[in-house]
Context: one part of a larger RNA
């Protein structure tokens, strides 16, 4: 891992509701007893008790009333208006292990110091080598000492290093040779040393040269058994079929936030019987969007001006002045969630009208839901970030399959009862992969733009508009001119059109020519431009708007059309025709559900969940059957019955029991629980 078997809402008591049955203003017995019996069975007795028939009050108590109260008032709960009760079944709740498995732990009583920690008693072990303390002897030395030298001596948590003990570093080992080792290397090795044997200390504890370390491969509290099915608002699992309806992820409260309770939303029964929803008409209130500046604030400029500052004046007062500041006011341009002189669309409430619709309301039974997700729109938070977060309205997913978007819960189309080798469409498509147009008409794009992106940039290209110049010859090119006062003045070493400053851009000659557009010189010179003529001979220059394109554009395998491939398109824009395309719609056949007298009409996606109807297994009762002329079981086939769970038939095997009908009772259905046991 697979297969098989086993494996989870049970039972007792109490309660609520519904169904069925009995009796009914009553209903019913319990323990127990008696009789019978195959049966813990049946019948009878047993009225104790319980529920109901009356309530009210805290109660005494009173009673169709009672309580409150001083009350006969008022008020509250009752009566008048009667249905209960017993049993069985089903759903649900309570108390119990209460659907099953699962803790970490807590408590009690015991068992452990053969591991290990410390201690006690008694034993035992430490090759060899080195160093050479005190003391002592002798000598030197001193007044005597001190001190020094030589010897002797043999101290030390002394030195090197085996046994022994340890475990520093590293490699290997890591389903190991080993649940801690091996190799190499290393530390201690007469000591706070190692070690044998016996003994002591025990879990609310011991022991600890202290690491929460050790106390038998277990230690922030050992192990074993018990309380014990501890508890688990948590995770996992929870077994046959078909049919009807079908949610929620919200509010309030919660030591509450992944749990609850009530409400909301679902289902089911009964009652009411069109009240409900939607469209239309009419009547309402509102202060949002927008807008506005009349209020409250914010805020631009100008004018005007109270006040203030500066300056002048004066002994002071007064006064003068100001390209200073500036309230208010006027004009002007603006802004606001917590501004409003205004003010929609929607939404909401009411009335009317009519059609449609598994509409509505009340009272009961049963739930589930309280982590929501994305998209669109209006907002808050954030950074006018997030596949962000928090609200609101709607949609989809959730609980929805089908078609489209290459693939893709939340986007687009569309809601799957079943069958069909029938038809029409939606979104989206129609060159090939790949169903349907290599369709028609017109325009655009040249960028493979299409088929990813901004500010910004550009004689890309198409269209529209406006303004110049132009056959009295424009634009571009070419030829020629481009002069004079004058080297303008100033400045300056110089400044001559061209460093700079100033002024003036003046005047003359002209077809035209600036006191000079740029290059250039030290300064001149020189080149050139404006401007003019000639040549040439038809358009040329500028601005604005719109369409499509270009650059801007750097990432890790090729990877930004699904691919091939596509250019008067297979791209984009506009118009037109046809076709394809889904579980949508239609057609034919069939089933079920609801309503209906019928004809018939409508409906039938579905998680949590509510409701309904069934199948199968084991056993019991009763009835009626089958079986050695072959029961059950097992294997195979099946064109039979049933929507299905399943049932039947036939054959083989097997060798002794077993269906069916009607009821009843359950150890009653397996694929999942790191399920349990067995097998492979």
């Nucleotide at each position: 891992g697979c297969c098989a078997a086993c494996g989870a809402g049970u039972c007792g008591c109490g309660g609520c509701a519904c169904g069925c049955a009995g009796c009914a203003a009553g209903g019913u017995u319990a323990a127990g007893g008696c009789g019978c019996u195959g049966g813990a069975g049946c019948g009878c007795c047993g009225g104790a008790g319980c529920c109901g028939c009356a309530g009210c009050g805290a109660a005494a108590g009173c009673g169709a009333g009672c309580c409150u109260u001083a009350a006969g008032a008022g008020g509250g709960c009752g009566c008048a208006c009667g249905a209960g009760u017993u049993g069985c079944g089903u759903g649900c709740c309570g108390c119990g292990g209460a659907c099953c498995c699962g803790a970490a732990a807590c408590c009690g009583g015991g068992u452990g110091a053969c591991c290990u920690a410390u201690c006690c008693a008694u034993g035992u072990g430490c090759a060899g080598g080195u160093u050479g303390a005190a003391g002592c002897g002798g000598g030197a030395g001193u007044a005597a000492a001190a001190u020094c030298c030589c010897g002797u001596g043999g101290a030390g948590g002394a030195c090197c290093g085996a046994a022994c003990c340890c475990g520093u570093a590293u490699a290997c080992g890591u389903u190991g040779a080993a649940a801690a080792g091996u190799g190499u290397u290393g530390g201690g090795a007469u000591g706070a040393c190692g070690u044998g044997u016996g003994g002591a200390u025990a879990g609310a504890g011991g022991u600890g040269a202290a690491a929460u370390u050790c106390c038998a491969a277990u230690c922030g509290a050992a192990c074993c058994c018990g309380g014990a099915u501890a508890u688990a608002g948590c995770u996992g699992g929870u077994u046959c079929u078909c049919c009807u309806c079908g949610a929620a992820a919200u509010a309030g409260c919660u030591u509450u936030a992944g749990g609850g309770c009530u409400a909301g939303c679902c289902u089911u029964g009964c009652a009411c019987c069109g009240a409900g929803a939607c469209a239309c008409g009419c009547g309402g209130g509102g202060g949002u969007a927008g807008a506005g500046c009349a209020c409250u604030g914010a805020a631009u400029g100008u004018u005007c001006u109270a006040g203030g500052g500066g300056c002048c004046u004066u002994c002071a007062c007064c006064g003068g002045u100001u390209a200073c500041c500036g309230a208010a006011a006027a004009c002007u341009a603006u802004c606001a969630a917590a501004c409003u002189c205004c003010g929609a669309a929607u939404a909401c409430c009411g009335c009317g009208c009519g059609g449609u619709c598994g509409u509505g309301u009340g009272c009961g039974g049963g739930a589930g839901u309280c982590a929501g997700a994305c998209c669109a729109u209006g907002g808050g938070a954030g950074a006018u970030a997030a596949g962000u977060u928090c609200c609101a309205u709607g949609g989809u997913c959730g609980a929805a399959a089908g078609g489209g978007a290459a693939a893709c819960a939340g986007c687009c189309c569309a809601g799957a009862c079943c069958c069909a080798c029938a038809g029409c469409u939606a979104a989206g498509g129609c060159c090939c992969c790949a169903a349907a147009a290599u369709g028609c008409a017109a325009g655009u794009u040249a960028a493979g733009u299409g088929g990813a992106a901004a500010a910004g940039g550009a004689u890309g290209u198409g269209g529209a508009g406006c303004c110049g110049c132009a056959c009295a010859g424009a634009c571009a090119g070419c030829u020629a001119g481009g002069a004079u006062g004058u080297u303008g003045g100033c400045u300056c070493a110089g400044a001559a059109g061209c460093a700079g400053c100033c002024a003036c851009c003046c005047a003359u000659u002209c077809a035209a020519a600036g006191a000079g557009u740029g290059c250039g010189u030290a300064a001149c010179a020189g080149c050139u431009c404006a401007c003019u003529a000639g040549u040439c001979g038809a358009g040329u220059g500028g601005c604005u708007c719109c369409g499509c394109g270009c650059c801007g554009a750097a990432g890790a395998u090729a990877a930004a059309c699904g691919g091939g491939g596509c250019u008067g398109a297979a791209a984009c824009u506009u118009g037109c025709u046809g076709c394809c395309g889904a579980a949508g719609c239609u057609u034919g056949g069939g089933a079920a559900u609801g309503c209906g007298a019928a004809a018939g009409c409508a409906u039938u996606g579905g998680u949590a969940g509510a409701g309904g109807a069934g199948c199968a297994u084991c056993g019991c009762a009763u009835g009626g059957g089958g079986g050695c002329g072959g029961a059950a079981g097992c294997c195979g086939c099946u064109g039979c019955c049933g929507c299905g769970a399943g049932g039947g038939g036939c054959g083989g095997u097997g060798g002794a029991c077993c269906g069916c009908a009607u009821g009843c009772g359950a150890g009653g259905g397996a694929g999942a629980a790191u399920g349990u046991u067995g097998g492979c």

The part of an RNA shown here (large-subunit ribosomal RNA, domain II) has 680 nucleotides and comes from Lentihominibacter sp.
Its mean pLDDT, the model's own confidence on a scale to 100, is 86.
The RNAcentral record of the full RNA draws on ENA.